[in-house]
C1' cells in the first nucleotide's frame, strides 16, 4: 500500500425486520451477620468511535474518517 473484522456503561459483552438502549461482573445504598464473605432487594453509570447523507424516526441502512486487531504484497 490493498482486503477483511471490530468500536455499545469503569470491564467483558449482546442488542432479531430501523421505533424500549440492554445483561453480567464491579460501584453505591438497604436487608442478612457480632463482624466480613456469600446471598436477597435497590439504585447511580451511556456524544452506541467521529463527521456527514437518507428516513417521520438511525446502535442498526449508505458515504467519508480516525483507532485496534488480522491476511495478502
Nucleotide at each position: 500500500g490493498g482486503g477483511g473484522a471490530c468500536g455499545u456503561a469503569g470491564c467483558u459483552c449482546a442488542g432479531c425486520u430501523g421505533g424500549g438502549a440492554g445483561a453480567g461482573c464491579g460501584c453505591g445504598g438497604g436487608c442478612u451477620u457480632u463482624g466480613c464473605a456469600a446471598g436477597c432487594c435497590u439504585g447511580a453509570g451511556g456524544u452506541c468511535g467521529u463527521g456527514g447523507g437518507u428516513u417521520c424516526g438511525a446502535a442498526u441502512c449508505c458515504c467519508a474518517u480516525c483507532g485496534u486487531c488480522u491476511c495478502c504484497a